[in-house]
Context: one part of a larger RNA
RNA sequence: GAACGAACGCUGGCGGCGUGGUUUAGGCAUGCAAGUUGAGCGCGAAAGUUCCUUCGGGAGCGAGUAGAGCGGCGAAAGGGUGAGUAAUGCUUGGGCAACUUACCUCUUGGACUGGAAUAGCCUCUGGAAACGGAGGGUAAUACCGGAUGGUCUCACUUGGGCUGCGGCCCGAAUGAGUAAAGGUGGGGGUCUUCGGACCUCGCGCCAAGAGAGAGGCUCGAGUCCUACCAGCUUGUUGGUGAGGUAAUAGCUCACCAAGGCGAAGACGGGUAGCCGGACUGAGAGGUUGGCCGGCCACACUGGCACUGAGACACUGGCCAGACUCCUACGGGAGGCUGCAGUCGAGAAUCUUCCGCAAUGGGCGAAAGCCUGACGGAGCGACGCCGCGUGGAGGAAGAAGGCCUUCGGGUUGUAAACUCCUGUCAGAGUUUAAGAAUGCAGGCGGGCUAAUAUCCUGUCCUGUUGACAAAGGACUCAAAGGAAGCCACAGCUAACUUCGUGCCAGCAGCUGCGGUAAUACGAAGGUGGCGAGCGUUGUUC
Numbered sequence: 001g002a003a004c005g006a007a008c009g010c011u012g013g014c015g016g017c018g019u020g021g022u023u024u025a026g027g028c029a030u031g032c033a034a035g036u037u038g039a040g041c042g043c044g045a046a047a048g049u050u051c052c053u054u055c056g057g058g059a060g061c062g063a064g065u066a067g068a069g070c071g072g073c074g075a076a077a078g079g080g081u082g083a084g085u086a087a088u089g090c091u092u093g094g095g096c097a098a099c100u101u102a103c104c105u106c107u108u109g110g111a112c113u114g115g116a117a118u119a120g121c122c123u124c125u126g127g128a129a130a131c132g133g134a135g136g137g138u139a140a141u142a143c144c145g146g147a148u149g150g151u152c153u154c155a156c157u158u159g160g161g162c163u164g165c166g167g168c169c170c171g172a173a174u175g176a177g178u179a180a181a182g183g184u185g186g187g188g189g190u191c192u193u194c195g196g197a198c199c200u201c202g203c204g205c206c207a208a209g210a211g212a213g214a215g216g217c218u219c220g221a222g223u224c225c226u227a228c229c230a231g232c233u234u235g236u237u238g239g240u241g242a243g244g245u246a247a248u249a250g251c252u253c254a255c256c257a258a259g260g261c262g263a264a265g266a267c268g269g270g271u272a273g274c275c276g277g278a279c280u281g282a283g284a285g286g287u288u289g290g291c292c293g294g295c296c297a298c299a300c301u302g303g304c305a306c307u308g309a310g311a312c313a314c315u316g317g318c319c320a321g322a323c324u325c326c327u328a329c330g331g332g333a334g335g336c337u338g339c340a341g342u343c344g345a346g347a348a349u350c351u352u353c354c355g356c357a358a359u360g361g362g363c364g365a366a367a368g369c370c371u372g373a374c375g376g377a378g379c380g381a382c383g384c385c386g387c388g389u390g391g392a393g394g395a396a397g398a399a400g401g402c403c404u405u406c407g408g409g410u411u412g413u414a415a416a417c418u419c420c421u422g423u424c425a426g427a428g429u430u431u432a433a434g435a436a437u438g439c440a441g442g443c444g445g446g447c448u449a450a451u452a453u454c455c456u457g458u459c460c461u462g463u464u465g466a467c468a469a470a471g472g473a474c475u476c477a478a479a480g481g482a483a484g485c486c487a488c489a490g491c492u493a494a495c496u497u498c499g500u501g502c503c504a505g506c507a508g509c510u511g512c513g514g515u516a517a518u519a520c521g522a523a524g525g526u527g528g529c530g531a532g533c534g535u536u537g538u539u540c
Base pairs, nucleotide, nucleotide: 001540002539003538004537006536007535008534009533010532013387014386015385016384017383018382019380020379026343027342028341030340031339032338035073036072037071040070041069043067048061049060050059051058052057080298081297082296089223090222091221092220093219094218095217096216099215100214101213104211105210106209107208108207109206110205112146113145114144115143121136122135123134124133125132126131152177153176154175155174157172158171159170160169161168162167182203185201186200187199188198190197191196224270225269226268231261232260233259236258237257238256239255240254241253242252243251273295274294275293276292277288278287279286280285300321301320302319303318304317323334324333325332326331351377353376354375355374359373360371361370362369363368390420391419392418393417400411401410402409403408424481426476427475428474429473430472431471434467438463439462440461441460442459443457444456445455446454484529485528486527487526488525489510490509491508495524496523497522498521499520505512506511
């Protein structure tokens, strides 16, 4: 000199864009942060209101609505944090002839026929609660049989190609094995028990193959300090066989062998998430990893599996532990390292805000619903940037202050005063972009037997804004509301007077202060920066 997620002191007008719990991965009140689907399924209220009534009640509308339940998809994403981890991580470059992949796209083929339950519901019942138990009965795209089936799997035989010689790829024959689910809307003609069946469009289901994207495993190289850590290791190192996995493998087990690693630093100890990047520097390098992006790890602490395409799962489950809460003392409930917020500790870090209008995500055929992701607003000079606090004229120069050799000098064109301007703040009027490729309707085209449905369009119309009393523009008024901080001995730009008297104090270094201190304190003046200026801390 530069930099900072900064803090502290003094001061503080406006705006834009960023940024804000670095310490206790300490404890948490409260609200919200993951639902959706009636076009998979069976049920199904009430308030209110109208009518009837034997005054007990009943019926219609509300409404097949609200609602819970079964089923599907999602909940493994998004969001947070950096405790652990020195390598099961990360970065970079390879390999899988050793692998998986829901949703999406494309291709091929299929979807036949049956059955038994169960929740919801009703009845009875246990418990303070959390939550249950028994009986009855019901549906499905829930569950379970049978059939069929190949470019799927396995066994055996066999042809061709490739090869890293382990196998892999493309085929053929035989045998065995493994599938499925329907629902909505519309139209047409035929049948009809008037419910529907059949055909068709789009949605869904099953099997196989391919793609895209995603993941798993594995290898080489790189990745902090310490030798006052020198030896470490028994599933250890390798083999055979078996199990296990989507898959390779001591991943696990039985047996066999005695190996494997190490001064190119094993093993141990300490510290630490890694990277793209960031800061600094002429560079080489050094330091760093906050915000944003990629990867990893974690979710009160430790362990475990279940479900599932995917988890050993932040707001799922089980067990143990610590802590907190409820309790009828028998037993139960909980997990903010999500968004706000609170206590604590700390030098120190914000609103218990608005909205799904946009972007994105989940579900749904869609309308739509959900979304503390996100978009916005709020607070903080925490940072960067921009603007302003007025402009021009105005005295051989007012007053006051300070200095003085008492002549004057300086503050100083500074002020007053005159003439202007109108940024920001203030008051008022008015008005965009963010909104379309969204949604609804119309019209045209495609699919189709079809003017249904569905798909589609540089077409037309309508509609959707949290922000937002904002921003822009115009009008009004008005110099009015808006300047401080540090320094002035040398380094280092900037000097005098008074006070003090090795005292009080200053100080980054040299050093100042003991009676004329440009170094302490004050004043005047000056210098520097300026809505900031200094100090402290850290890095180069």